[in-house]
């Protein structure tokens, strides 16, 4: 002086699954229905969380570790909202040279 990993931001883009379903309580309407609320059950996994016990992949050695595996405690099952990761922009950072 400033690249690369790697790391934080973001009113930016993009983003997937699985009852808009039963019971019931309450409130709103002439009704037909909607709204909040609880419960049981069926179900998704890509916020966090737990876990290598299986498998599958990575990464590093010969047996660890992690993850998009895997559990579903949360947290979701129409729209919205959120959403791992990507993608873009800044900002820190400085392997090498």
């Nucleotide at each position: 002086a400033a690249u690369a990993a790697g790391u934080c931001u973001g009113u930016c883009c993009g983003g997937a699954g699985a009852g808009g379903g039963u019971c019931u309580g309450g409130c709103c309407g002439c009704a037909g229905g909607g709204c909040c609320g609880g419960a049981a059950c069926g179900c998704c996994g890509a916020a966090g969380g737990c876990g290598c016990a299986a498998u599958u992949u990575c990464c590093g050695c010969c047996c660890g570790g992690a993850a998009a595996c895997g559990c579903u405690c949360a947290g979701g099952c129409a729209a919205a909202a959120g959403a791992a990761c990507g993608g873009c922009a800044g900002g820190c950072g400085g392997c090498g040279g």

Glycine riboswitch aptamer from a Pseudomonadota bacterium, 97 nucleotides, folded computationally. It matches the Rfam family "Glycine riboswitch aptamer". From the family's description: This family represents the bacterial glycine riboswitch. The sequence was found by an Rfam model in a public genome assembly.